Context: one part of a larger RNA
RNA sequence: CCCUUGUUAAGGAACUCGGCAAAUUGACCGCGUAACUUCGGGAUAAGCGGUGCCUCAUUAGCGUGAAGAUUUUACAUUCUAAGCGCGAAGGGGCUGCAGAGAAAUGGCCCAGGCGACUGUUUACCAAAAACACAGGUCCCUGCAAAGUCGUAAGACGACGUAUAGGGGCUGACGCCUGCCCAGUGCCGGAAGGUUAAGGGGAGAGGUUAGCGCAAGCGAAGCUUUGAACUUAAGCCCCGGUAAACGGCGGCCGUAACUAUAACGGUCCUAAGGUAGCGAAAUUCCUUGUCGGGUAAGUUCCGACCUGCACGAAUGGUGUAACGAUCUGGGCGCUGUCUCAACGAGGGACUCG
Numbered sequence: 001c002c003c004u005u006g007u008u009a010a011g012g013a014a015c016u017c018g019g020c021a022a023a024u025u026g027a028c029c030g031c032g033u034a035a036c037u038u039c040g041g042g043a044u045a046a047g048c049g050g051u052g053c054c055u056c057a058u059u060a061g062c063g064u065g066a067a068g069a070u071u072u073u074a075c076a077u078u079c080u081a082a083g084c085g086c087g088a089a090g091g092g093g094c095u096g097c098a099g100a101g102a103a104a105u106g107g108c109c110c111a112g113g114c115g116a117c118u119g120u121u122u123a124c125c126a127a128a129a130a131c132a133c134a135g136g137u138c139c140c141u142g143c144a145a146a147g148u149c150g151u152a153a154g155a156c157g158a159c160g161u162a163u164a165g166g167g168g169c170u171g172a173c174g175c176c177u178g179c180c181c182a183g184u185g186c187c188g189g190a191a192g193g194u195u196a197a198g199g200g201g202a203g204a205g206g207u208u209a210g211c212g213c214a215a216g217c218g219a220a221g222c223u224u225u226g227a228a229c230u231u232a233a234g235c236c237c238c239g240g241u242a243a244a245c246g247g248c249g250g251c252c253g254u255a256a257c258u259a260u261a262a263c264g265g266u267c268c269u270a271a272g273g274u275a276g277c278g279a280a281a282u283u284c285c286u287u288g289u290c291g292g293g294u295a296a297g298u299u300c301c302g303a304c305c306u307g308c309a310c311g312a313a314u315g316g317u318g319u320a321a322c323g324a325u326c327u328g329g330g331c332g333c334u335g336u337c338u339c340a341a342c343g344a345g346g347g348a349c350u351c352g
Base pairs, nucleotide, nucleotide: 001347002346003345004344005343006342007341008340010338011337014336019333027051028050029049030048031047036041038172052094053093054092055091056090061086062085063084064083068079069078071074095099107331108330109329110328111327112326113325114323115322119131120130135170136169137168138167139166140165141164147156148155149154173318174317175316176315178248179247180246183245184244185241186240187239188238189237192236193235194234198230199229203225204224205223206222207221210217211216249267250266251265252264253263276310277307288304289303290302291301292300
């Protein structure tokens, strides 16, 4: 010097990103206990006191209940009651620095964010605000179900049957969940347009019996090709649907100080963001401004609204309880620190 560990004057978070670590608290009994609340909780809230030994004392009381007695002699009833076990409260006294004498054994409070909760998770750097969840809602599925696995047979679903099964989103509970169907998707519709193979077979070409002096014409058959017409779903088209994917404006002017604009004009749109919330896990400018807390506060809390770029089941906003969660503050407590000191054990070092 390093590791583990013990104690420490005065101060007590001044340490530090941050009370990280350590310390405090701790058991049992009694008293006492707030806001808030879903009336269950919160709660061991907080806070305060007691705890040993002897004696009164075989304490009061409680439990169990032998033996005996009693009577309509019954595995009965009642009375008396030994022994054993449990055991306060109180009076008096004793004693140590200290009586839950060791060990083991919650620090507490206030405010806010997120997630309702108990659970689950990155086996070996993340336990969370992530996942799940009960509840909500939408879609599919009538049973040889939908869906899934398999080439198939077959199996699961399910020896279930729409109060069932599968899938998506949301995520207790309270109050709620606005507008847009133009685009994309899905569902429904069938008049018209478009449209495949197939059907159809007008017409055209090749070949050549024949005709013709020749040029050429050319039946049937075979062959190559092929127009009209007929014809499904789909698409176009017409509707519906947003707890489907998603979307939810701009400019100019205006009130008797100023400022602001309930109001007006205009352009565009499918419709122009409603309630609620808002510098927020979202705010760039920004340490916004004001208030609170501090001597001093880029964090925190309460407001404001100028929301760069919140917003309603990719849910909005509240919320008791809960959390090895995150953030801010306070009390207690401490070697975290001012600032270090001394001890114990093991290393380091020397010798073997």